Molecule: RNase P RNA; transfer RNA
Organism: Bacteroidota bacterium
RNA sequence: ACCGCAGGCUGUCUUAUCGCGUCCCGACUUGUCGGGGGGAGGAAAGUCCGGGCAACACAGAGCAUCGUACUUCCUAACAGGAAGGCCCUGACGAUAAGUCGGGGACAGAAAGUGCCACAGAAAACAUACUACCCCGUGAACCGGGGAAAAGGUGAAAAGGUGGGGUAAGAGCCCACCGCUCCGGUGGUGACAUCGGGGGCACGGCAAACCUUACGAGUUGAAAGGCCAAAUAAGUGUCGCCCGCGCAAGCGGAUCAGCGGCUCGCUGAUGGCACCAGUGCCAGCGCCACGGGUAGGCUGAUGGAGCACGCCAGUGAUGGUGUUGCCAGAUAAAUGAUAGGAGCCCCGUGCAUCGGGGGACAGAACCCGGCUUACAGGCCUGCAUUUUUA
RNA sequence: GGUCUCGUGGCCGAGUGGCUAGGCUGAGCUCUGCAAAAGCUCCUACAGCGGUUCGAAUCCGCUCGAGACCU
Numbered sequence: 001a002c003c004g005c006a007g008g009c010u011g012u013c014u015u016a017u018c019g020c021g022u023c024c025c026g027a028c029u030u031g032u033c034g035g036g037g038g039g040a041g042g043a044a045a046g047u048c049c050g051g052g053c054a055a056c057a058c059a060g061a062g063c064a065u066c067g068u069a070c071u072u073c074c075u076a077a078c079a080g081g082a083a084g085g086c087c088c089u090g091a092c093g094a095u096a097a098g099u100c101g102g103g104g105a106c107a108g109a110a111a112g113u114g115c116c117a118c119a120g121a122a123a124a125c126a127u128a129c130u131a132c133c134c135c136g137u138g139a140a141c142c143g144g145g146g147a148a149a150a151g152g153u154g155a156a157a158a159g160g161u162g163g164g165g166u167a168a169g170a171g172c173c174c175a176c177c178g179c180u181c182c183g184g185u186g187g188u189g190a191c192a193u194c195g196g197g198g199g200c201a202c203g204g205c206a207a208a209c210c211u212u213a214c215g216a217g218u219u220g221a222a223a224g225g226c227c228a229a230a231u232a233a234g235u236g237u238c239g240c241c242c243g244c245g246c247a248a249g250c251g252g253a254u255c256a257g258c259g260g261c262u263c264g265c266u267g268a269u270g271g272c273a274c275c276a277g278u279g280c281c282a283g284c285g286c287c288a289c290g291g292g293u294a295g296g297c298u299g300a301u302g303g304a305g306c307a308c309g310c311c312a313g314u315g316a317u318g319g320u321g322u323u324g325c326c327a328g329a330u331a332a333a334u335g336a337u338a339g340g341a342g343c344c345c346c347g348u349g350c351a352u353c354g355g356g357g358g359a360c361a362g363a364a365c366c367c368g369g370c371u372u373a374c375a376g377g378c379c380u381g382c383a384u385u386u387u388u389a
Numbered sequence: 390g391g392u393c394u395c396g397u398g399g400c401c402g403a404g405u406g407g408c409u410a411g412g413c414u415g416a417g418c419u420c421u422g423c424a425a426a427a428g429c430u431c432c433u434a435c436a437g438c439g440g441u442u443c444g445a446a447u448c449c450g451c452u453c454g455a456g457a458c459c460u
Base pairs, nucleotide, nucleotide: 001385004382005381006380007379008378009377010376012341013340014339015338016337017336018335020039022037023036024035025034026033027032028031041360045371046370048369049368050367051366052365053220054219055218056217065216066215067214068213069212070084071083072082073081074080085106086104087103088102089101090100091099092098107211108210112209113208114205115204116203129151130150132146133145134144135143136142159177160176161175162174163173164172178200179198180197181196182195183194184193185192186191224298225297226296227295234289235288236287238285239284240283241252242251243250244249254268255267256266257265258264259263269282270281271280272279273278274277306324307322308321309320310319311318312317343357344356345355346354347353390459391458392457393456394455395454396453399413400412401411407443415431416430417429418428419427436452437451438450439449440448
């Protein structure tokens, strides 16, 4: 220098004309005009976590269910972030010490249950195919016994290396490492380090059930609050009863509504005709059909803010000062055209010339994260190749 | 706007850690004088990517697509 990967920041500017929706001021003809202010994002996305806010529920405790999981800190909270520990891994270095970088859903498998296909002797209360050693027996075969170091199977094989020991072997014994228990020192802690004991029993899987610790009431702005409008006309079924009394009224039955529901309260008919208890008409009540309404305001944009400084802290973050108010639509505005500047690509070798390009994507109650998408530009780190010193 | 469910050949559909059943459709063969029916054989699959695990359609995360419900 070129190219690739990862991370972070940024992700066009300006002028004119026309247009869209919102707020303020003014005018009138009250929905128009004039002037002014402000008008999409780093992800507005996925709705995966966490909160604010609201309605409903709720003695307290436990069980169940769901979620989280190295430590400390940050925070309103979190499955997020910061700093650190441990493990795995790449490069440099000497295969060391160490340095630089990448990754980790990283509690418990020594509480219990379960699973580990095929292959293999054996897949977890161990066990023996080949090979090895001893005896019957001098040799072979065969039989009996020993052992688990070698081979073989598998993803995984019952502590590893070295030495002693033995018929051959084996933690059988010893040293170091690993494991585990106890104690000291350093650290807030995860943990690190040192000393001593135990001869080794305890393979893996908890993104299998589960255990331990901690946390979680349910539903989401179509929540919730207020106002307006509407439940009409018409049609159909059923009911409108009985006794006493001159009447007012009283008692009973039926139906409907309400309530504190074995009960109580409230409400429920007139006319005409005749064959005298039925019919017709009208009215009232319940139910059904029918048809009707479904619009507006609020919640709702001044906030765990934003921007620019200073201070504390390794950092996430916190404190404090100044300036200004920085989208609020509701079927949904935030746009289009032309010129100029800047960036990239091509002609072309970047020249003042000509042509072309500009990604992912569009707020819907608000906020903190995570994840995913993204042309181009800048910075940092890592890696490949080439050149120069 | 919000809350959930599902995705396995051309179609339907079983499988819930251990080579992905079965039926319909399609192709070929047998049988038949020719067909139909029947029988046999074959083709074509776990929506995509990553992780856990010895091993993933299945367990976990992200993405894509489809469907349902709430006024």